[in-house]
RNA sequence: UGGGGCGUCGCCAAGUUGGUAAGGCACGGGACUUUGACUCCCGCAUGCGUAGGUUCGAGUCCUGCCGCCCCAGCCA
Numbered sequence: 001u002g003g004g005g006c007g008u009c010g011c012c013a014a015g016u017u018g019g020u021a022a023g024g025c026a027c028g029g030g031a032c033u034u035u036g037a038c039u040c041c042c043g044c045a046u047g048c049g050u051a052g053g054u055u056c057g058a059g060u061c062c063u064g065c066c067g068c069c070c071c072a073g074c075c076a
Stems, first nucleotide, its partner, number of pairs: 001072007010025003019056001027043005049065005
């Protein structure tokens, strides 16, 4: 430098034909308990790397950029 893949909550991870973000762990509050643990209940993404575009509607499609990984090439 060229080609390919990936980027979703603190971590892991689902997301169907584009139809409006499941779940687990962790965390916070509560119940239970003499206390703690266990167990149970509730809460926890205002938006999906970033900036734009298309669309009635974008995590999903298109473009640029950023980061990570793989392959090839160049220099040394």
A computed fold for a 76-nucleotide RNA from a Symbiobacteriaceae bacterium, annotated as transfer RNA. It was read from a public genome assembly. The coordinates come from a structure-prediction model, not an experiment, and the mean pLDDT is 81. NCBI's taxonomy places the organism under Bacteria, Bacillota, Clostridia, Eubacteriales, Symbiobacteriaceae.